[in-house]
RNA sequence: AGAGUUUGAUCCUGGCUCAGGAUGAACGCUGGCGGCGUGCCUAACACAUGCAAGUCGAACGAAGCAUGCGGAUGGAAUUUCUUCGGAGAGGAAGCCUGCAUGACUGAGUGGCGGACGGGUGAGUAACGCGUGGGCAACCUGCCCUGCACAGGGGGACAACAGCCGGAAACGGCUGCUAAUACCGCAUGAGCGCACAGCUUCGCAUGGAGCAGUGUGAAAAGCUGCGGCGGUGCAGGAUGGGCCCGCGUCUGAUUAGCUGGUUGGCGGGGCAACGGCCCACCAAGGCGACGAUCAGUAGCCGGCCUGAGAGGGUGGACGGCCACAUUGGGACUGAGACACGGCCCAGACUCCUACGGGAGGCAGCAGUGGGGAAUAUUGCACAAUGGGGGAAACCCUGAUGCAGCGACGCCGCGUGAGCGAAGAAGUAUUUCGGUAUGUAAAGCUCUAUCAGCAGGGAAGAAAUUGACGGUACCUGAGUAAGAAGCUCCGGCUAAAUACGUGCCAGCAGCCGCGGUAAUACGUAUGGAGCAAGCGUUAUCCGGAUUUACUGGGUGUAAAGGGAGCGUAGGCGGCCUGCCAAGUCUGAUGUGAAAUACCGGGGCUCAACCCCGGGGCUGCAUUGGAAACUGGCAGGCUGGAGUGUCGGAGAGGCAGGCGGAAUUCCUAGUGUAGCGGUGAAAUGCGUAGAUAUUAGGAGGAACACCAGUGGCGAAGGCGGCCUGCUGGACGAUGACUGACGCUGAGGCUCGAAAGCGUGGGGAGCAAACAGGAUUAGAUACCCUGGUAGUCCACGCCGUAAACGAUGAACACUAGGUGUCGGGGAGCGAAGCUCUCCGGUGCCGCAGCAAACGCAGUAAGUAAUCCACCUGGGGAGUACGUUCGCAAGAAUGAAACUCAAAGGAAUUGACGGGGACCCGCACAAGCGGUGGAGCAUGUGGUUUAAUUCGAAGCAACGCGAAGAACCUUACCAGGCCUUGACAUCCCCCUGGAUGGCCCGUAACGGGGUCAGCCCUUUUUGGGCAGGGGAGACAGGUGGUGCAUGGUUGUCGUCAGCUCGUGUCGUGAGAUGUUGGGUUAAGUCCCGCAACGAGCGCAACCCUUAUCAUCAGUAGCAAACAGAGAAAGCUGUGCACUCUGACGAGACUGCCAGGGAUAACCUGGAGGAAGGUGGGGAUGACGUCAAAUCAUCAUGCCCCUUAUGAUUUGGGCUACACACGUGCUACAAUGGCGUAAACAAAGGGAAGCGAAGGAGUGAUCCGGAGCAAAUCUCAGAAAUAACGUCUCAGUUCGGAUUGUAGUCUGCGACUCGACUACAUGAAGCUGGAAUCGCUAGUAAUCGCGGAUCAGAAUGCCGCGGUGAAUACGUUCCCGGGUCUUGUACACACCGCCCGUCA
Repeated sequence: AGAGUUUGAUCCUGGCUCAGGAUGAACGCUGGCGGCGUGCCUAACACAUGCAAGUCGAACGAAGCAUGCGGAUGGAAUUUCUUCGGAGAGGAAGCCUGCAUGACUGAGUGGCGGACGGGUGAGUAACGCGUGGGCAACCUGCCCUGCACAGGGGGACAACAGCCGGAAACGGCUGCUAAUACCGCAUGAGCGCACAGCUUCGCAUGGAGCAGUGUGAAAAGCUGCGGCGGUGCAGGAUGGGCCCGCGUCUGAUUAGCUGGUUGGCGGGGCAACGGCCCACCAAGGCGACGAUCAGUAGCCGGCCUGAGAGGGUGGACGGCCACAUUGGGACUGAGACACGGCCCAGACUCCUACGGGAGGCAGCAGUGGGGAAUAUUGCACAAUGGGGGAAACCCUGAUGCAGCGACGCCGCGUGAGCGAAGAAGUAUUUCGGUAUGUAAAGCUCUAUCAGCAGGGAAGAAAUUGACGGUACCUGAGUAAGAAGCUCCGGCUAAAUACGUGCCAGCAGCCGCGGUAAUACGUAUGGAGCAAGCGUUAUCCGGAUUUACUGGGUGUAAAGGGAGCGUAGGCGGCCUGCCAAGUCUGAUGUGAAAUACCGGGGCUCAACCCCGGGGCUGCAUUGGAAACUGGCAGGCUGGAGUGUCGGAGAGGCAGGCGGAAUUCCUAGUGUAGCGGUGAAAUGCGUAGAUAUUAGGAGGAACACCAGUGGCGAAGGCGGCCUGCUGGACGAUGACUGACGCUGAGGCUCGAAAGCGUGGGGAGCAAACAGGAUUAGAUACCCUGGUAGUCCACGCCGUAAACGAUGAACACUAGGUGUCGGGGAGCGAAGCUCUCCGGUGCCGCAGCAAACGCAGUAAGUAAUCCACCUGGGGAGUACGUUCGCAAGAAUGAAACUCAAAGGAAUUGACGGGGACCCGCACAAGCGGUGGAGCAUGUGGUUUAAUUCGAAGCAACGCGAAGAACCUUACCAGGCCUUGACAUCCCCCUGGAUGGCCCGUAACGGGGUCAGCCCUUUUUGGGCAGGGGAGACAGGUGGUGCAUGGUUGUCGUCAGCUCGUGUCGUGAGAUGUUGGGUUAAGUCCCGCAACGAGCGCAACCCUUAUCAUCAGUAGCAAACAGAGAAAGCUGUGCACUCUGACGAGACUGCCAGGGAUAACCUGGAGGAAGGUGGGGAUGACGUCAAAUCAUCAUGCCCCUUAUGAUUUGGGCUACACACGUGCUACAAUGGCGUAAACAAAGGGAAGCGAAGGAGUGAUCCGGAGCAAAUCUCAGAAAUAACGUCUCAGUUCGGAUUGUAGUCUGCGACUCGACUACAUGAAGCUGGAAUCGCUAGUAAUCGCGGAUCAGAAUGCCGCGGUGAAUACGUUCCCGGGUCUUGUACACACCGCCCGUCA
């Protein structure tokens, strides 16, 4: 940084899509470790359970407990005495009580804290938030500083005790009691309030200070004696409250909103100002700079993206706000209208003895639910911080940690080196190989992570460690425990095979898939990323695709139909002042975190810490004064006014005029008129049309008339008059920026339409009739009503267009025209020039191109309007306007990947111009009708094998189906095979003869029967048998192909190099003027050359010469003969076949441009390419052929192969094509007679002679051919006959008898003879060939072939007619034009219906 996608291609416009980054993510597949972060985005849904706010005994009373001491009671152990009965001492345990102490306990009074911390984002479009200010209108517990104090009293209430009620929660009554609880009194440094002063200051209200009088209000004690507290005042700090400027989403299809509303006066209330509340008074306040209403939303620091400007976002962290089940309310307090306080109401849940009560996870865990989706009912107060306390300490789900989740970021690993027999496997293959691949194996080495063992922190200031036996370190030891995901047609890095066959499927866009899919699925290979990889969702980017940076509006989307003008925006020259904008300095602020830069700490990084700069902003203040702005003064160039002048379909009103149409009246006049492509409807003998005269009425104004004029646009056209608007020229007197634009608004606004009233000649929607047509609700014709006209009022739209908003300035020229002026000149005029309009051409410049170009679409600047893919749709809804019709404003769902502009090349046109062709025309002969032949379709069939399908399939492949051919059908038979190569064994064959058997092949048997030589277990050749590689296929695909062919078309075209033009596709050349059969040639020309085609070179034919002379020929000489080149002989002629000549517009005349060339002529056998042939450019038709051949892939393999018999390809209601023969007298038949050319011939042609009516047979001379032979040419001419008939035409069909070929003529051959004698008397619509030795007509030959042509390929004989011409049909060529076609008009495409 771009790319894909509209087209045959191009440029542009324009949308869609992709590559990037990001996420509190989710889903799919996969998953080794660690660090740091992060984790209900949905139901502000409901919540079981536990915990999350307590603490102080150094404020207080009482109770309990423990200890100590004291007292009362008690009387044990022990001990003394003893009369042994007891007495004493002793005083323990226990119990009662007092005092003291306490690391004690749970209630209570009291104090402080529960207003912090933690959660959530429902509400909120707001002074809520951000930023900067203000409070002279305020408060502030705990904390700090200063000053001054704490004297002396009093009465209660909890707890407690007793009683009572209640299920409980809880409550009531009586009685007792303490305090740092409560209440008076005293005192007042100072304070508050009231009154009236002085000084000083301030932006207003007013503030501060000083002094005076009156008046009011304080306090608490505890102690371990250190101290901790208490009260008042002042100040500070901290935290709050209120006010203000600016900023803060969308919708105008929400335009008006507002009653405490706006303000005032007076009060109340508050910490404080304030309609915050109240009474009264006034009628205000807000709003296009967007009020009100509706929708959506917590705001910010930041975060993501971006080059930036921006756009999106507000999860975690931090600041503010709001909320705590929903709604309302206050209490307490320094602070709340209070998440874990109170009261009330609602919903819900729970308890209940039914009377009544309890509760609020948007705290941390956790549950249900919702959802694509989001964690543990963990540990600890060790650290940091918070509350209470003097403190010890207690509390703390704040917090610190741990757990779960690849959710994100970062780091590490899954091994390293050597290792070619390039192993095996796999994939592919042209079978040779190639790839996987040094990859593996193998050898050597290492140990990061994980695992095991040992040691073991910092975090902690003296004690105290949840994390944690954690981080980290060390050791032993095994390559072991650790790789997937997506993609591979283009964009986009990476391809092959198989499967599938528009199926299954893929797809982000374009698009893949219909039998060879690099796009589906799998495999192999490859590419990318990697503990992740893909997909989905969302955001930014790319998108300059909302354009501030940074877009446009003639034709792509887009200029309002036009003007006037309000708000607003913008605005000429000079001077002075101000300083709002602007610029600059300073100050304050812009929290921290984040981001950036530089350092530092965790082994690195992520992460964390420190420092710096920055935070583009806001505010205050000092300055500058060019520009914008403001104020003041001036100027004349913008603008306007005055005076003079001419031009004009400018507007309105009134009047007048002639031509024409129609109608009426009258005359003349007679049969038609009218209308059309042709007609008809219509009018007309009741007198039309035509014509003459007179009249009526309405509408429009010929000629002039002109890319002429006027107007803002719509628009304006006979003449005259009146009223009236604007522009222009001249003059330079006046005003002195008075200007430009213009959202809303107002006015004007073609045609059609609407309302009321007139008018109505012509024209004419609707309608009627006639035509046309398949139909014709149309085009054409005949009629005809609204309407068109006038007045008044609506409508308010048009391709209202220059598809081009208005105004201003500047920027080469040339040439018309309209209006006015000036200067000069020999002046009915010409030249030069100025201003204003209106056109054309054109430079620079612009533009995608077309084009625009002083009348800009150029260069600048101002204002307005409008556009943002196509369709849906200018539709729906809403609103406004309208009598209505409708107009204005103006969406969305859904759908497509385009829609579009300009230009290019083609193709096409019932567009144009030019030209050609048997294309038409002019002719001749056919086809289409008949019979037959042949091919095709169809039908039939066991099969009727297959292919060919408009021209360009159809007497085509097939130059020849009885078997064979043969591919088809039925049946039989073979399976390494009918054919090829290789291997093994056996044999000697091959071949021939014979036998059995079969429908035949197949099958069985038998006899005869090889070669070479290093003589060997040899070789060659061949047969039989066997196994497998393989053979074989006229099976499929001509849309996988080669080759070959057809066709346009023997049409004149098709291209290239260089140059030039164009952004480009492309153009030029190749177009133009002539000319030609021709892109043939000439000339011209930004082209110059060249190639493939054309032509020529080749073959043949027409003339001549030379050479040659047998098998050809025969003039001369000679011979023989009935005759014949028969013989000698000759090569003169014909001829044959070699080589040459000849024709080139070369010559002449005319035309043409002094050209090319054309016309005519001469000469010549031939004249303008002499005739004919071969020769077929680039390409088109996915044209034909896989069945000539070759061939990829697919398919069959005891059969889709091979072989054999028979059948079929020959069928037959019918349809078509191509032919033959005819329909007759230009003929048929008979008799006799004449003249070719080109070919063929050995499994052949076959002579003479003979037989037969004949086909043919017998025969076998000659000939591998200028020798022999097929072979007789026929039409023709001559003579004769027939005489217009279904015939002496015509010959089909059929019968009989034959001939020939062949193994064999039944299906299914040809020919012959005799007999039979059908249709047919010239052919509808339509259609074919041919321009000269041609058509027509006549016969001859050949290939194929055993036989079998009316076909095909050739040959000669006889031998015409016509062409004015290019309007039309068909095809083609060139130029040009239009196009929404490009599969290219057999296109594209619209509507209805399904």
Small-subunit ribosomal RNA from an uncultured bacterium, 1394 nucleotides, folded computationally. It matches the Rfam family "Bacterial small subunit ribosomal RNA". Its family is annotated with ribosome and structural constituent of ribosome in the Gene Ontology. Model confidence (mean pLDDT): 85 of 100.